Predicted 3D model of RNase P RNA and transfer RNA as a complex of 437 nucleotides.
Rfam match: Bacterial RNase P class A. Rfam describes the family as follows. Ribonuclease P (RNase P) is a ubiquitous endoribonuclease, found in archaea, bacteria and eukarya as well as chloroplasts and mitochondria. Rfam classes the family as a ribozyme.
């Protein structure tokens, strides 16, 4: 100097006005209890994120015989947690020279689907230049008539090079072949089997076998483990108007009686019946009761509001910045000091943030 | 408190579910046709695909996170 981590602070001090809550007091309204607003005094009175509302729980209310199907979440191991998709610790994979930092990180011999363009072929796939001529074919010399020797590349044989692609059946040397290829070998890399040995584990490390090297996506469908009731304080509880329903009782008028009780009668629609008369509904007024709107409360908090308080100004410190001054280390003057603000709590994740402290650690 | 949907060129809006080239209409420039504009023809240009990280060869399109808007229900 450049980086990395992990932590903390995010103004202070007085004074004055003002806001909201709790307490005591005063006058007021009100017989009183006991509220209502007001005035004084105390006293309390925003965060590290109150923030987005991603995640889980307290707490409530519904709904649940058991099991499965469908759907959704989670996904390397071990702790921690009340609980999580949160945290700590490690393994593993990647990136950095490193300190260190990123990772939804079972499974691709259960199946299915996709792998653009290009390329001969992107999966139980194939050969375009291309390389061979072993076998067969076919022409053609020789020949002792058993063959051999040239040629072609028609049937084949191959997958070394070339090309293409983000991938095309590991990589290097020897051998081997007609030409070649793990076809054999040797070591290298990688996968898998067995055996040791360390670790709770996830793994890792030795050592030994098999040529096993037939790709690659699951943050495609799926499949495997493991989990998962639905809603949310505008939850839910309780108190309870006014009209309105449902229930009960009576009133009221009228006759009888000197009065009281007590007994008889009833107004409008329906319906049954010839008729009497009966039988419903509907109107009056009281009370009572049960549901439940409005409204209170409580839920709800040592901040604790519910049209929702925590605000301003002024001095003086502190921290930056700019500009002037001089005795060069001070001084005066302007300006700036951020994100952002509680509503039932709690745990955490992620966002914002002027500035500025302190440690570790790398180049 | 709970659900849901957009962000893609000055403008409005496909494309994303099923990864591969980023396109249409207006607008906007050039050039023709006009004496000149208007229309009209032909022809260009013009994208961090809302930001960051990841899956993958490949990312607007899948996936996690985050910013904005706008809409519904109690």
């Nucleotide at each position: 100097g450049a980086g990395u981590c992990g932590g903390c602070c995010g103004g202070g001090u007085g004074g004055c006005c003002g806001c909201g809550g709790c307490a005591c007091g005063g006058a007021c309204c009100g017989c009183a209890c006991g509220g209502g607003a007001u005035c004084g005094u105390g006293u309390c009175g925003a965060g590290g994120a109150a923030g987005g509302u991603c995640g889980g729980g307290a707490c409530u209310c519904c709904g649940c015989a058991g099991a499965g199907c469908a759907g959704g979440g989670u996904g390397c191991u071990g702790g921690c947690u009340a609980a999580c998709g949160g945290c700590c610790a490690g393994u593993c994979g990647g990136g950095g020279c490193g300190a260190c930092c990123c990772g939804c990180a079972g499974g691709a011999c259960a199946g299915u689907g996709c792998c653009a363009c290009a390329g001969a072929a992107a999966g139980g796939a194939a050969a375009c230049c291309g390389c061979c001529g072993a076998u067969g074919g076919c022409g053609g010399g020789c020949g002792u008539c058993a063959g051999u020797c040239c040629g072609c590349a028609c049937a084949g044989g191959c997958a070394a090079g070339g090309g293409u692609g983000a991938a095309a059946u590991g990589g290097u040397g020897c051998g081997g072949u007609a030409a070649g290829a793990g076809c054999g070998c040797a070591c290298c890399a990688g996968c898998g089997a067995c055996g040791g040995g360390g670790g709770u584990g996830a793994c890792c490390c030795c050592g030994c076998c098999g040529g096993c090297u037939c790709g690659g996506u699951a943050a495609a469908c799926c499949c495997c483990a493991c989990u998962c009731g639905g809603a949310g304080c505008a939850a839910g509880g309780c108190c309870a108007a006014g009209c309105g329903u449902g229930g009960g009782a009576g009133a009221c008028g009228g006759g009888u009686u000197g009065c009281u009780c007590g007994c008889c009668c009833g107004g409008u629609c329906c319906c049954u019946g010839a008729g009497a008369a009966g039988g419903g509904a509907c109107g009056c007024u009281c009370c009572c009761c049960a549901g439940g709107u409005a409204g209170g409360c409580c839920g709800c908090u040592c901040a604790g509001a519910u049209g929702g308080a925590u605000g301003g100004c002024c001095a003086c410190c502190c921290c930056g910045g700019c500009u002037c001054c001089c005795c060069c280390g001070g001084g005066a003057g302007c300006c700036g000091g951020a994100c952002a603000g509680a509503a039932u709590c709690c745990c955490g994740c992620c966002u914002a943030c002027a500035g500025g402290c302190c440690g570790g650690c790398u180049c | 408190c709970g659900g849901g949907g957009c962000g893609u060129a000055g403008c409005g809006c496909a494309g994303c579910c099923u990864g591969g080239u980023a396109g249409c209409g207006c607008a906007c420039c050039a050039c023709a046709a006009u004496g000149g504009g208007g229309u009209u023809g032909u022809g260009g240009g013009g994208g961090u695909c809302g930001g960051a990280g990841g899956u993958u060869c490949a990312a607007a399109u899948c996936c996690u996170c985050u910013c904005g808007c706008c809409c519904c229900g109690a």